[in-house]
Context: one part of a larger RNA
């Protein structure tokens, strides 16, 4: 000088503590770990793997096993030669792949050339191996407040000072002191959504006030007032009051304000650290195969099941379950597409038709709610798990291994041991929509949207985790 204490001080964080919901116990999904297997493809492993890479495994994907074929290879250039290309068809084969018939060019006198096959040959190919040889990305400490520099000045030296000390602060944010003055990356702030408000513009949105018309419905005229769209400004800066302070700030149910002390939420990650993770996105050194550790094809695996963990979804009920009626979002999709509306079907769907490339038409039912009724406590009109039999659809094809639908069945399970997570306001807890990938879906996932909407914080003595200053040390 750092690291490190079951040293001290300060101070800060859903760390604890006040509190609410929850996993841990049931069944399913789904991931991992084990076993099994011809194969269960690889990586990811406290925190920082385990709904992770995967934002879509029936073929493909697919890297894995089995059998079958290819050897300048699946693509791209140069290519001697040689046919138009291509289309229909047949024959073997599980395709891949081989083999045969037919029909069948254009420009140019021509030489060729455009399209195709294509011997030699140069140049392949690797998802093989080392992330402890690397780039570039990304986790994590941590949105913590730090981390450094130049000149100067202490030190013999490693260094030190500034960066310490008094006060403030979300902050190394600011003031005040000071052998220091400066100054960088970091912090803020400068971006973007949101809350008011003005101005500009009015159509596919709006409808006050004036007609018109309709069983109704901005459905016409028509209007810009209002919602709203979306562009441009206002607007918050302890700016002003009042107490305390030397200042910077602090408090105040203060004044005005929609909004007050960083209004709220994203976005932005300093010098490093974990030889953290990634050679399977990519690129890339070294090493390795090269008739195979490269290619192609079918079929099987990635879906296995004594069992063990994780993240989740559904419930054990009456703040409920079920039937009828009925009300109010935001935010997004969409022409190989969303589909009104008829009609058939108990439905999943089909069949006809119809607007839309979309503030115009659609998807489009929002559900909790609300109102009436009906169960009355019960393994039950609770739960819905398995398993049966019939369908519908996607696709070449749903057995291994699709989803949905309709009848039957109706398991577990009566709030769950130690232990254990998450949350401080439009949060949490409940309810519902929509979006990527994507034919189709194994989505209860992820990533976004509104709707209803709380409790609870006495403090910081302990637990974690940190930052800032002392202190010990046999530690580097």
């Nucleotide at each position: 000088u750092g690291a490190c204490g079951g040293g001290g001080g300060u101070c800060c964080g859903c760390a604890c503590a006040a509190g609410c919901g929850g996993u841990g116990g049931a069944g399913c999904a789904u991931g991992u770990g084990g076993u099994u297997u011809a194969a269960u493809u690889c990586g990811a492993u406290g925190a920082u793997a385990c709904g992770c890479g995967a934002g879509g495994a029936a073929c493909c994907u697919u890297a894995c096993c089995u059998g079958g074929g290819c050897u300048a290879g699946a693509a791209u250039g140069u290519g001697a030669g040689g046919g138009a290309a291509c289309a229909a068809u047949c024959c073997a084969g599980a395709a891949a792949u081989g083999g045969g018939u037919u029909g069948g060019c254009c420009a140019g006198c021509a030489a060729u050339g455009g399209c195709c096959c294509g011997a030699a040959a140069c140049a392949a190919g690797g998802u093989g191996c080392u992330g402890c040889a690397u780039g570039g990305c990304c986790g994590u400490c941590g949105u913590c407040a730090g981390c450094u520099c130049g000149u100067g000045c202490c030190g013999u030296g490693a260094g030190g000072u500034g960066u310490u000390g008094g006060g403030u602060u979300a902050a190394g944010u600011c003031c005040c002191g000071c052998a220091a003055c400066g100054a960088g990356c970091g912090c803020a702030a400068c971006c973007c959504c949101u809350a008011u408000c003005u101005u500009u513009a009015g159509u596919u949105g709006c409808c006050a006030g004036c007609a018109c018309g309709u069983c109704a419905u901005g459905g016409u005229g028509g209007g810009g007032a209002c919602u709203c769209u979306a562009a441009a400004g206002a607007g918050a800066c302890u700016g002003c009051c009042u107490g305390c302070g030397c200042a910077a700030g602090c408090a105040g149910a203060g004044a005005g304000g929609a909004a007050g002390g960083a209004g709220g939420g994203g976005a932005u990650g300093a010098c490093g650290u974990c030889a953290g993770g990634u050679c399977a996105u990519c690129a890339u050194g070294g090493c390795c195969c090269u008739u195979a550790c490269g290619c192609c094809c079918a079929g099987g695996g990635c879906g296995a099941c004594a069992c063990a963990c994780g993240u989740g979804c559904u419930a054990c009920a009456a703040u409920g379950g079920c039937g009828c009626a009925u009300a109010c979002a935001g935010a997004g999709g969409g022409u190989a597409g969303c589909u009104a509306c008829u009609u058939g079907g108990u439905a999943a769907c089909a069949a006809g038709a119809u607007g839309c490339c979309a503030a115009u038409c659609u998807c489009a039912a929002a559900a909790a709610g609300u109102g009436c009724g009906u169960c009355u406590c019960a393994g039950u009109u609770c739960g819905g798990a398995u398993u049966g039999a019939g369908g519908u659809c996607u696709g070449c094809a749903a057995c291994u291994c699709g989803a949905c639908c309709u009848c039957a069945u109706g398991a577990a399970g009566c709030u769950g041991g130690a232990a254990u997570c998450g949350c401080u306001a439009g949060u949490a807890a409940u309810c519902g929509c929509g979006c990527a990938u994507c034919a189709g879906c194994c989505a209860u996932g992820g990533c976004g949207c509104g709707g209803u909407g709380a409790a609870u914080a006495c403090g910081u003595u302990c637990c974690c985790g940190g930052a800032c200053c002392u202190u010990g040390u046999a530690c580097a």